The part of an RNA shown here (small-subunit ribosomal RNA, 5' domain) has 474 nucleotides and comes from Ailanthus altissimus. The coordinates come from a structure-prediction model, not an experiment, and the mean pLDDT is 81. Taxonomically the source falls in Ailanthus (Eukaryota, Streptophyta, eudicotyledons, Sapindales). Rfam family: Bacterial small subunit ribosomal RNA.
Context: one part of a larger RNA
RNA sequence: AUAUAAAUGUUAACAAUAUGCUUAACAUAUGCAAGUCGAACAAGAAAUUGUGUUUCCAGUAGCAGACAAGUGAGUAAUGUGUAAGAAUCUGCCCUUAGGAAGGGAAUAACAACUAAAGGUGGCCGUUAAUACUUAUCUGAAGAGCAGAGUGAGGAAUUCGUCAACGAAGGUACUUGCGUUUAAUUAACUAGUUUGUGAGGUAAUAGCUUACCAUGGUGAUGAUCAAUAGCUAGUCCAAAUAGAUGAUUAGCCAUAUUUAGACUAAGACAUAGCUUAAACUCUUAUGUGAGGCAAUAGUGGAGAAUUUUCCAUAAUAAGCAAAAUCUUUAUAGAACAAUGCUGCAUAAAGGUAAAAGGCCCACGGGUCAUGAACUUCUCUUCCUGAAAAAGAAGUAAUAACGGUAUCGGGGGGAAUAAGCAUCACCUAACUCUAUACCAACAGUUACGAUAAUAUAAAGGAUGCAAUUGUUAUCU
Numbered sequence: 001a002u003a004u005a006a007a008u009g010u011u012a013a014c015a016a017u018a019u020g021c022u023u024a025a026c027a028u029a030u031g032c033a034a035g036u037c038g039a040a041c042a043a044g045a046a047a048u049u050g051u052g053u054u055u056c057c058a059g060u061a062g063c064a065g066a067c068a069a070g071u072g073a074g075u076a077a078u079g080u081g082u083a084a085g086a087a088u089c090u091g092c093c094c095u096u097a098g099g100a101a102g103g104g105a106a107u108a109a110c111a112a113c114u115a116a117a118g119g120u121g122g123c124c125g126u127u128a129a130u131a132c133u134u135a136u137c138u139g140a141a142g143a144g145c146a147g148a149g150u151g152a153g154g155a156a157u158u159c160g161u162c163a164a165c166g167a168a169g170g171u172a173c174u175u176g177c178g179u180u181u182a183a184u185u186a187a188c189u190a191g192u193u194u195g196u197g198a199g200g201u202a203a204u205a206g207c208u209u210a211c212c213a214u215g216g217u218g219a220u221g222a223u224c225a226a227u228a229g230c231u232a233g234u235c236c237a238a239a240u241a242g243a244u245g246a247u248u249a250g251c252c253a254u255a256u257u258u259a260g261a262c263u264a265a266g267a268c269a270u271a272g273c274u275u276a277a278a279c280u281c282u283u284a285u286g287u288g289a290g291g292c293a294a295u296a297g298u299g300g301a302g303a304a305u306u307u308u309c310c311a312u313a314a315u316a317a318g319c320a321a322a323a324u325c326u327u328u329a330u331a332g333a334a335c336a337a338u339g340c341u342g343c344a345u346a347a348a349g350g351u352a353a354a355a356g357g358c359c360c361a362c363g364g365g366u367c368a369u370g371a372a373c374u375u376c377u378c379u380u381c382c383u384g385a386a387a388a389a390g391a392a393g394u395a396a397u398a399a400c401g402g403u404a405u406c407g408g409g410g411g412g413a414a415u416a417a418g419c420a421u422c423a424c425c426u427a428a429c430u431c432u433a434u435a436c437c438a439a440c441a442g443u444u445a446c447g448a449u450a451a452u453a454u455a456a457a458g459g460a461u462g463c464a465a466u467u468g469u470u471a472u473c474u
Base pairs, nucleotide, nucleotide: 001474003472004471006470007469008468009467014342015341017339018338019336020335026299027298028297030296031295035063036062040060041059044056045055046054047053048052070254071253072252079179080178081177082176083175084174085173089170090169094166096164098162099161103133104132110125113122114121115120137147138146139145149159151158152157180226181225187217188216189215193213195211196210197209198208199207229251230250231249232248233244234243235242256277257276259274260273279290280289281288307333309332311330315329316327317326318325347375348374349373356367357366358365359364381411382410383409384406386405390400418463419462420461421460422459423444425442429458430457432455433454
């Protein structure tokens, strides 16, 4: 000099935009963050004079819940970046050409009885399906495997369903190279390194196992230890480098701690299940419930970081034939000078060089065109009446918001300047007080009775809604 996710002292008009727990992956009251489908299914309820129609709906069934959103604890390589590879699976969407015949037994809801403090049950009766299931039939050999429809519509048709080749996107795996510090860490390894047989996986493989062999890694730093999410990027910077990894984007890991599997195309699953541990709450002591590193908020920690707001109008996601519905994603508003950018605090004229302050050689000089005063203007401010775009080829749909705006509405200079410094480095000087005292201080240093270095005053310099200090990178 420059920069920051900064903090802090002083001061403070406005607007646009971005950012906002870097520390305790510490503990969390309360609300809310994942539902949807009646065009799969049978009960029930409401409206209606109703056989019918419409609407709502606990439950069964389906799809989604593996996305989106958060955090960076762990991880020095099962990671990541880049470049290659061969032995994989794949819901929804898309392409191609095909199939779909007849039955059966249950069950939730519900009704009756009943156990229990609670969590949660027991028994009996009864019912449906695109739920479950059997043999034939059908399906590009066989085996195996699969099959769903009186779903909608007046109909054409359409939607769903099954198996098969493929495409796209995604997923899993392997390899080369790059990827922090330490030798006051020098040896490490026994499923370890290779092979055969067997098992296992979606797939390759000591992935697992039996047997045989004794290999494999290492001063080109193994092993052990410490630290750390990686990258695109960001900051600095002639070049090479150096530091860093907030926000945004990609990948990985994780969901109080530990372990495990279930379901599924996909998880070993943050608001799913089971086991153990700590903690919190509950209990009739037999038990039972919980997981904010989602969002808002609270306590605590800390130098330090915001509202228990609004809306599904837009974008986007899930379900649905669709309208709808749901969404603390997202869009917005609130708070904070935290950063960056813009803009104002007036403009023109004005000497008897006003009063007053300070200095003085007492002549004067300076603050100073500065104030008053005259003229003019309205960014902003106050007030008043109107009022958007953002909405997508027609109609409807706006949280923001009665917000921006007002292209000649009205008013009036009215509402708006500070902070630090002035010995040298370093832009800017005098006076008074103090007298190695009080103090100052980034460095050299200063203060001993004439201090441009302390304190106050006047003046000056720098930057300016900021300006100094502290911390850290270059």